RNA sequence: CGCUUAUCAAGAAAGACGGAGGGUAGGGCCCGAAGAUGUCUUAGCAACCUGAACCAAACAAGGUGCUAAUUCCCGUUCCGGAUAUUCCGGAAACAGAUGAGCC
Numbered sequence: 001c002g003c004u005u006a007u008c009a010a011g012a013a014a015g016a017c018g019g020a021g022g023g024u025a026g027g028g029c030c031c032g033a034a035g036a037u038g039u040c041u042u043a044g045c046a047a048c049c050u051g052a053a054c055c056a057a058a059c060a061a062g063g064u065g066c067u068a069a070u071u072c073c074c075g076u077u078c079c080g081g082a083u084a085u086u087c088c089g090g091a092a093a094c095a096g097a098u099g100a101g102c103c
Stems, first nucleotide, its partner, number of pairs: 002102007013042005021031003026074003043067003048063003051059001071095001076092007
């Protein structure tokens, strides 16, 4: 890199470094010199794996992960509704993120 599978409406920030874009196409909308994104430290959240033979519950020590906005929203398809080139609601698909397993 690829494959399988589960989850993705909840939750959880301070400091230091650094100095311009960032939210992984595009559109929208937001964040950002009152310093974002990023890196490091500490703290926290959570409970996927382990902890502990199996099941359930609880815990949170270890391995990951995460700590603006629902995966920030939309895009493609289908269904329902309405004041019908549009809007609203719902379900999928595609893409993505994370865990576990496999090659």

The prediction has a mean pLDDT of 80.
Predicted 3D model of a 103-nucleotide RNA (SAM riboswitch aptamer (S box leader)) from Lunatimonas sp.
The source organism's lineage runs through Bacteria, Cytophagia, Cytophagales, Cyclobacteriaceae and Lunatimonas.
Of the family's consensus pairs, 97% are formed in the model.